Predicted 3D model of a 330-nucleotide part of an RNA (large-subunit ribosomal RNA, domain IV) from a Nanobdellota archaeon. Its Rfam family is "Archaeal large subunit ribosomal RNA". Its family is annotated with ribosome and structural constituent of ribosome in the Gene Ontology. Its mean pLDDT, the model's own confidence on a scale to 100, is 84. Lineage of the source: Archaea > Nanobdellati > Nanobdellota.
Context: one part of a larger RNA
């Protein structure tokens, strides 16, 4: 010096990206318990007291004996209390054994995952929605026979999207898909028929399936959801008007956001001081409704901010214990 531990005056996060690490708390009994809430919870909320030994007294009770036998009493136990006393700094004396509270974001929850850098906001999930399928089904495996789903039968199976419950889920079918229809148009081979004297080959005509054209439907299908002017008796703004244009021109919500470039937006709260956090505003570079939108109790080794308690994280280092390396001598 390093590794692993122990202790620490005064201060108490000043350390640091960040309380990382450490410390605090801890069991049981009693009291007490806000806010929110899906009324189940949150909750061991928070916060406070007790805890060892001795003696006395009381309650409940097991068992045995006795008695005046629904009971009493005596002995040996179990257990719940009350009071007095004792010792120590300290009585769950060691070990064991939660630090707590409050905002916000995300995901409802329990669960699962990158064996050996990621445990999460990712996956799953119940629930919602759509598609296919009437069983010799549909889907999957196999060249096939056959097999699985399933010795199941639409309250079933498969596939896809969203992701509890709550309040909701707006407009667009022009494009691309998908579905349905189709008098008509287009259209291959085979087939029929004509030509080339016959066969083959070649070539023309006719007939014709799916498909395409055509006509409709469908957005919890893939997806999409405008621009320019003017106008109110301060100014500003524009309920209003005009115009171009689209398939339709973004509704309810939310909004500087896990989405905002400008941006450390502006205002407020928090701080001595805040590119932080929260609450508002909001012209949203480039939010937005099952590619789900918004809220939300409970839950979370999730992300972020604050407060209390606590501490060697720090001011500022010191001492001790156990080990490792190294220096000198041997």
């Nucleotide at each position: 010096u390093c590794u692993g531990a122990u202790u620490g005056a005064g201060g108490g996060a000043a350390u640091u990206c960040g309380g990382c690490a450490a410390a605090u708390u801890a069991g049981u009994c009693c009291c007490g318990u806000a806010u929110c809430c899906u009324u189940g919870g949150u909750a061991u909320a928070a916060g406070g007291g007790a805890u060892c030994c001795c003696u006395g007294c009381g309650g409940u009770u097991g068992u045995a004996g006795c008695u005046u036998u629904u009971a009493g009493u005596u002995g040996c136990g179990a257990u719940c209390g009350c009071a007095g006393g004792g010792c120590g700094u300290a009585g769950u004396g060691a070990c064991u054994a939660a630090g707590g509270a409050g905002g916000u974001c995300c995901g409802a929850c329990u669960g699962u995952u990158u064996a050996a850098c990621a445990a999460a906001a990712a996956c799953u999930u119940a629930a919602c929605u759509g598609a296919c399928u009437g069983c010799u089904a549909g889907c999957c495996u196999g060249u096939a026979a056959a097999g699985g789903u399933g010795u199941g039968u639409a309250u079933a199976g498969u596939c896809a999207g969203u992701g509890a419950a709550g309040c909701c889920u707006g407009c667009c079918c022009a494009g691309u898909g998908c579905c349905a229809g189709u008098a008509c148009u287009u259209u291959a081979a085979a087939c029929u028929u004509g030509g080339u004297u016959u066969c083959a080959a070649c070539u023309g005509a006719g007939c014709u399936a799916a498909g395409a054209g055509c006509u409709g439907g469908u957005a919890u299908a893939c997806g999409g959801c405008g621009g320019g002017a003017g106008u109110a008796a301060c100014u500003a703004u524009a309920a209003c008007u005009c115009u171009c244009u689209u398939a339709a021109g973004g509704u309810a919500g939310c909004g500087u956001a896990a989405u905002a470039c400008c941006u450390u937006g502006u205002c407020g709260u928090u701080u001595g001081a805040a590119u932080g956090a929260c609450g508002a505003c909001u012209u949203g570079c480039a939010u937005g409704a099952a590619u789900g939108g918004c809220g939300c109790a409970a839950c979370g080794a999730g992300a972020u901010c604050u407060c209390c308690a606590c501490u060697g994280u720090c001011c500022c280092c010191a001492a001790u214990c156990a080990g490792a390396a190294g220096c000198c001598u041997c």